[in-house]
Molecule: transfer RNA
Organism: Microcaldota archaeon
RNA sequence: GCCUCUGUAACUCAGACUGGCAGAGUGCGUGCAUGGUAAGCACGAAGCCGGGGGUUCAAAUCCCCCCAGAGGCU
Numbered sequence: 001g002c003c004u005c006u007g008u009a010a011c012u013c014a015g016a017c018u019g020g021c022a023g024a025g026u027g028c029g030u031g032c033a034u035g036g037u038a039a040g041c042a043c044g045a046a047g048c049c050g051g052g053g054g055u056u057c058a059a060a061u062c063c064c065c066c067c068a069g070a071g072g073c074u
Base pairs, nucleotide, nucleotide: 001073002072003071004070005069006068007067010026011025012024013023020057028044029043030042031041032040050066051065052064053063054062
């Protein structure tokens, strides 16, 4: 220098191919329950989806550029 993949909640990851209300588990908070704690059960908070631009009525999703990480080729 070139190619591929990854970036979404505090953490681990779905969702993208086929545009249409942003999700799960863990963790965290509150409550139930217990003599008390853990486990368990119920509810809740937490994201402008790595950044910018474009297309579109509408973009996490499609297109372009950039940033960061991983792997490969030379």